[in-house]
RNA sequence: GAGGCUAUGGUGUAGCCCGGUAGCACAACAGGUUGUGGCCCUGUUAGCAGCGGUUCAAAUCCGCUUAGCCUCC
Numbered sequence: 001g002a003g004g005c006u007a008u009g010g011u012g013u014a015g016c017c018c019g020g021u022a023g024c025a026c027a028a029c030a031g032g033u034u035g036u037g038g039c040c041c042u043g044u045u046a047g048c049a050g051c052g053g054u055u056c057a058a059a060u061c062c063g064c065u066u067a068g069c070c071u072c073c
Stems, first nucleotide, its partner, number of pairs: 001072007010026004020056001028044005049065005
């Protein structure tokens, strides 16, 4: 230098192909329950790597970039 794969709350992941309310589990916080704690129940906080493009609408499609990994030169 060329090509490919991956990137979603604090953690692990679904959704992407085929655009249409960002879901689940754990964790954290608050409340209920309990003599206390745990279990259990309810609620809350918090996320699409970045920029741009297409579109009524983008996590999803397109381009570039960043980071990690692999292959070739």
Predicted 3D model of a 73-nucleotide RNA (transfer RNA) from a Candidatus Parcubacteria bacterium. The prediction has a mean pLDDT of 82. The sequence is in RNAcentral, with records from ENA. It matches the Rfam family "tRNA". Rfam classes the family as a transfer RNA.